[in-house]
This is a predicted structure of an 83-nucleotide RNA (c-di-GMP-I riboswitch aptamer) from a Nitrospirota bacterium. It matches the Rfam family "c-di-GMP-I riboswitch aptamer". Gene Ontology term of the family: cyclic-di-GMP binding. Its mean pLDDT, the model's own confidence on a scale to 100, is 86.

RNA sequence: ACGCCGAAAAGGUAACCCCCGAGUAAUUGGGGCGGCACAAAGCUACUCGUCCUGAGAGAUAUCAGGAUAGGAGGGCUGUCGAA
Numbered sequence: 001a002c003g004c005c006g007a008a009a010a011g012g013u014a015a016c017c018c019c020c021g022a023g024u025a026a027u028u029g030g031g032g033c034g035g036c037a038c039a040a041a042g043c044u045a046c047u048c049g050u051c052c053u054g055a056g057a058g059a060u061a062u063c064a065g066g067a068u069a070g071g072a073g074g075g076c077u078g079u080c081g082a083a
Stems, first nucleotide, its partner, number of pairs: 005081002012038002017032006036070001042076003046073003049068007
């Protein structure tokens, strides 16, 4: 230095709620409040799951588009350094 790992320290992000806006919707942007929680809760829609919209279908299936990264995995990057 790198990898595993996650004690300590310095920091970080911010759940819920309220207001304004975008979107058919899922959901999301900004502000306030507040700290639920998080070692990647930084970024990424590649895979799965879940959700929304449309189609299809006797029904189960299925197809297309979208959302979700604080659902799981993968990829990229990153602070510190005890055992």